[in-house]
Context: one part of a larger RNA
RNA sequence: UGACGGGGGCCCGCACAAGCGGUGGAGCAUGUGGUUUAAUUCGAUGAUACGCGAGGAACCUUACCCGGGCUAGAACGCAGCGGGACGGGGGCGGAGACGUCCCUUCCCUUCGGGGCCGGCUGCGAGGUGCUGCAUGGUUGUCGUCAGCUCGUGCCGUGAGGUGUCGGGUCAAGUCCCAUAACGAGCGCAACCCCCGCGUCCAGUUGCCACCGGUUAGGCCGGGCACUCUGGACGGACUGCCCGCGCAAGCGGAGAGGAAGGCGGGGAUGACGUCAAAUCAGCACGGCCCUUACGUCCGGGGCGACACACGUGCUACAAUGGCCGGCACAGAGGGCAGCCACGCGGCGACGCGGAGCGAAUCCCGAAAGCCGGUCUCAGUCCGGAUCGGAGUCUGCAACCCGACUCCGUGAAGCUGGAAUCGCUAGUAAUCGCGCAUCGGCCAUGGCGCGGUGAAUACGUUCCCGGGCCUUGUACU
Numbered sequence: 001u002g003a004c005g006g007g008g009g010c011c012c013g014c015a016c017a018a019g020c021g022g023u024g025g026a027g028c029a030u031g032u033g034g035u036u037u038a039a040u041u042c043g044a045u046g047a048u049a050c051g052c053g054a055g056g057a058a059c060c061u062u063a064c065c066c067g068g069g070c071u072a073g074a075a076c077g078c079a080g081c082g083g084g085a086c087g088g089g090g091g092c093g094g095a096g097a098c099g100u101c102c103c104u105u106c107c108c109u110u111c112g113g114g115g116c117c118g119g120c121u122g123c124g125a126g127g128u129g130c131u132g133c134a135u136g137g138u139u140g141u142c143g144u145c146a147g148c149u150c151g152u153g154c155c156g157u158g159a160g161g162u163g164u165c166g167g168g169u170c171a172a173g174u175c176c177c178a179u180a181a182c183g184a185g186c187g188c189a190a191c192c193c194c195c196g197c198g199u200c201c202a203g204u205u206g207c208c209a210c211c212g213g214u215u216a217g218g219c220c221g222g223g224c225a226c227u228c229u230g231g232a233c234g235g236a237c238u239g240c241c242c243g244c245g246c247a248a249g250c251g252g253a254g255a256g257g258a259a260g261g262c263g264g265g266g267a268u269g270a271c272g273u274c275a276a277a278u279c280a281g282c283a284c285g286g287c288c289c290u291u292a293c294g295u296c297c298g299g300g301g302c303g304a305c306a307c308a309c310g311u312g313c314u315a316c317a318a319u320g321g322c323c324g325g326c327a328c329a330g331a332g333g334g335c336a337g338c339c340a341c342g343c344g345g346c347g348a349c350g351c352g353g354a355g356c357g358a359a360u361c362c363c364g365a366a367a368g369c370c371g372g373u374c375u376c377a378g379u380c381c382g383g384a385u386c387g388g389a390g391u392c393u394g395c396a397a398c399c400c401g402a403c404u405c406c407g408u409g410a411a412g413c414u415g416g417a418a419u420c421g422c423u424a425g426u427a428a429u430c431g432c433g434c435a436u437c438g439g440c441c442a443u444g445g446c447g448c449g450g451u452g453a454a455u456a457c458g459u460u461c462c463c464g465g466g467c468c469u470u471g472u473a474c475u
Base pairs, nucleotide, nucleotide: 002474003472004471005470007469008468009467010466011465012464013463015459016458019422020421021420022419023418026314027313028312029311030310031309032308033307034305035304042053043052064300065299066298067297068296069295070294076124077123078122079121080120081119083117084116087104088103089102090101091100092099093098106115107114108113126289127288129287130286131285135283136282137278138277139276140274142272147186148185149184150183151182152181153162154161155160166177167176168175192266193265194264195263197234198233199232200231201230202229203228206224207223211221212220213219237260240254241252242251243250244249303441316415320374321373322372323371324370325369326368332363333362334361337356338355341352342351343350344349381412386407387406388405389404390403391402392401428451429450430449431448432447433446434445
């Protein structure tokens, strides 16, 4: 100087408390440990691993295992030799890879050759093999915490200190006052994006607002006023008023305003810490393999199951289940696609078939509201499991897909110790969309809107953090 203390002071944070909903019990989904296995590929492991790398494991992917093949090799470049267009078609063996045989088939040319392709030879191959304790890059975390430093000066023999401390204030090393310090940099804030109000500009969406037509629909003529869409600008600054204060600033059911005192959200992560993570995204030093640790193919495995844990989904019901009827979104996506509408089917779906590369067509709500039924029962709760019959994708659903229908109806009566999230359009609850994608094991992830709470006395205590100070046998 730091670090640490079951030392002190001050101060923050869903840290506690207050409150609402969960997890821990059940069934299932998923990840992990373990065990098993020919293999169950690899990595991630307190917080900061465990619905994580996976934004899509039936083959492929695939890195693993078994078996069958190939060695200049599955891909690319250069050179030499010799051959043939490339390509297309076929026979035989085979699970295929592969092996073997046959048919067909070029262009340019200065005639040297060249283009393209496979064969042989040579030079560069290839490796998801090891080391994240050799590395780059990227990332997690402390932490959106308010800190971390520098120049000059001053103090100290020096390490170093001062500045950055103190008083006040703030979300903030934010600002003010004070001051052997005076300034400055990286951070904070602001500048950027979205939402909330308005103005202007623009109208193949919107509107009977206005006029006319019309049986039903902005359906048609017509019109950009409104809604909206999308660009530019304005708007908020404690600017005004009152009170407190030297000031910074704080308080006010004050005025005005769509909005106040950081309006809400996002992007943005200082010096550094954890020899944190990743050699399997990529790159890269070193080491290792070279008829195999490379590579191709068929099949299997990554999906195993006596167990254990994490994360979730569905429930245990009446603020509910079921049946019928009636409404209202936003954000997205769509041409080998979204599919209106009609027909068939109980249905998944099938057969027809219009529109739309889309403010124009299509995908489109659920909770809700109205009416009915069930009456507290393991039930008209709950849907696991199993049997049967089907649909669809795909070369192919046995291992190992999703969905539909009929039947079957398990555990579960609110979950021990313990533990998690959330302070407002939040929690809770309800559905919708997208990426990946042929299909899908999505209950995951990322978004979108609908309905819409309760509580915060307070900072003693638990956890994490900031500043000052104190002790120390650690640095």